[in-house]
The RNA shown here (transfer RNA) has 73 nucleotides and comes from a Sphingobacteriaceae bacterium. RNAcentral holds the sequence, with entries from ENA.
């Protein structure tokens, strides 16, 4: 300089032919417990790397551009 994968909750990650953004662990609040763990219940948490663009609708399709990470020169 060229080709490729990835990026989505605090952590790992799914997300089906474009149609309500999810889990599992962590965290908050309640039960339980003599406490501490463990458990059962509920609840908070997201500009889907960014910016555009198609579409009646985009996490997903397109074009642009950044980080990581291979291969190559």
């Nucleotide at each position: 300089c060229g080709g490729g994968a990835a990026g989505u909750a605090g952590u790992u990650c799914a997300g089906u032919u474009g149609g309500c953004a999810g889990a599992a662990c962590g965290c908050g609040g309640g039960c339980u417990u003599u406490g501490g763990g463990a458990g059962c219940u509920u609840g908070a948490g997201g500009u889907c790397g960014c910016a555009g663009g198609u579409u009646c609708g985009a996490g997903u399709c397109c074009u642009g551009u950044u980080u990581u990470c291979c291969c190559g020169a």
Record summary:
The prediction has a mean pLDDT of 80.